[in-house]
Context: one part of a larger RNA
RNA sequence: CGUGGAAUAUUGAGGGAACGCAUCUCUAGUACGAGAGGACCGAGAUGCACGAACCUCUAGUGUACCUGCUGUCCUACCAAGGGCACCGCAGGGUAGCUACGUUCGGCACGGAUAAACGCUGAAAGCAUCUAAGCGUGAAGCCGUUCCCAAGAUUAGUAUUCAUUAUAGAGCCCUCCGAGACGAGGAGGUUGAUAGGCUAUAGGUGUAAGACUCGUGAGAGUUUGAGCCAAGUAGUACUAAUAGCUCGAUG
Numbered sequence: 001c002g003u004g005g006a007a008u009a010u011u012g013a014g015g016g017a018a019c020g021c022a023u024c025u026c027u028a029g030u031a032c033g034a035g036a037g038g039a040c041c042g043a044g045a046u047g048c049a050c051g052a053a054c055c056u057c058u059a060g061u062g063u064a065c066c067u068g069c070u071g072u073c074c075u076a077c078c079a080a081g082g083g084c085a086c087c088g089c090a091g092g093g094u095a096g097c098u099a100c101g102u103u104c105g106g107c108a109c110g111g112a113u114a115a116a117c118g119c120u121g122a123a124a125g126c127a128u129c130u131a132a133g134c135g136u137g138a139a140g141c142c143g144u145u146c147c148c149a150a151g152a153u154u155a156g157u158a159u160u161c162a163u164u165a166u167a168g169a170g171c172c173c174u175c176c177g178a179g180a181c182g183a184g185g186a187g188g189u190u191g192a193u194a195g196g197c198u199a200u201a202g203g204u205g206u207a208a209g210a211c212u213c214g215u216g217a218g219a220g221u222u223u224g225a226g227c228c229a230a231g232u233a234g235u236a237c238u239a240a241u242a243g244c245u246c247g248a249u250g
Stems, first nucleotide, its partner, number of pairs: 001151001005161006014148004020048007032037001050105005058099004065092005070085006109143003116136004165249001168246004172188005193239003196235005202228003209222005
């Protein structure tokens, strides 16, 4: 820009992805074979590789969470803290993101075939799967499974709304499991969108102060305390105010 307004829900022309393998058990030590050995067909189980999704478990990260420790400077000093030292070092760790983790997937079936194997059957009184005709037959082909999909310019379909100022969309703002920016999604007071607050999950591991004990380093009690990021829920306290623009046909 088109599809001659808009919203929502869709069809699927067409395109893409996937399709794996092994071992074991039964059938059966059966068929076969002198023996040694040892099946087809069929049924079941397990695993490997590959792929997708996810974070309950396990594990990793987690420089805005908690704790311990060293040196030094500062807050006058003690105590308690802050800065710097690779995040100063060390021990843990929420959400998120991950794999080494978890779950799931390949199935089955139909159609047309390849090689091959056949039926009927002449040319050629026989024979012949082939010349006419008809079958069986593969992880392969076309479907079936999953994904995209009406720029499929053949631009589809359904429902609703709008057409004498409106349907609807956007600007702007609060944000996100969405994201380079656009875009997408959740919201904008008729509101839980984000922040705050409250509660809670979870993390760290018993704060400061005070008291008691010990000459003291320290220990105990108050106390599973204090602190806490991204989690969950509730709550309008704060901010989403107010407003503007576009918009078919007529």